The RNA shown here (transfer RNA) has 75 nucleotides and comes from a Microcaldota archaeon. Lineage of the source: Archaea > Nanobdellati > Microcaldota. It matches the Rfam family "tRNA". The coordinates come from a structure-prediction model, not an experiment, and the mean pLDDT is 82.
[in-house]
């Protein structure tokens, strides 16, 4: 310098290829039940500019271009 492949919740992921109605799931957080009390169970709630910026579309986490950042691979 050239390819590649990852970035989504506090964490570990899924959805992206084939665009669609309000962006999910376990864990974890907080609250309630439960229990002498803690834990385990139950049942709710909160939490997300989908790595950045842009462009395409009636509509982008998804398609396109640049760039960040980390893995790898070639020289």
């Nucleotide at each position: 310098g050239g390819g590649u492949u990852u970035a989504u919740a506090g964490c570990u992921c899924a959805g992206c290829c084939u665009g669609g109605a309000u962006a999910g799931a376990g864990c974890g957080a907080c609250a309630g039940c439960c229990u002498u009390c803690u834990a385990a169970g139950c049942u709710g709630u909160a939490g997300g500019u989908c790595g950045u910026g842009g462009g395409u579309c009636c509509a982008a986490a998804u398609c396109c271009c640049a760039c960040u950042a980390a893995g790898c691979c070639c020289g």
Annotation: The RNAcentral record of the sequence draws on ENA.